[in-house]
RNA sequence: CGCGGAGUAGAGCAGUGGUAGCUCGUCAGGCUCAUAACCUGAAGGUCGGUGGUUCGAUCCCAUCCUCCGCAACCA
Repeated sequence: CGCGGAGUAGAGCAGUGGUAGCUCGUCAGGCUCAUAACCUGAAGGUCGGUGGUUCGAUCCCAUCCUCCGCAACCA
C1' cells in the first nucleotide's frame, strides 16, 4: 500500500501499562555398566526500526520495514 492479521531467546508460542515467561532444543552436573528417559542448574531477549503519550511502554498513538491472507488490476 485497498482491507485485515502477524513480528517477543536457536524453534514454536504466552504475556496487553509497573523489573519478560512456558515447552522443546543447547551446555554443565546427577542418576545408569552404558544410552535414552528422568532429576538439578546455567547460558541464551537492545520484545522489527524511529518518534510520541505517560511518573513508567513488549503493551497505547503515529510512521516506516518485513512476512502472511483477502480484495482489485493485468496476463
Molecule: transfer RNA
Organism: Bacteroidales bacterium UBA4295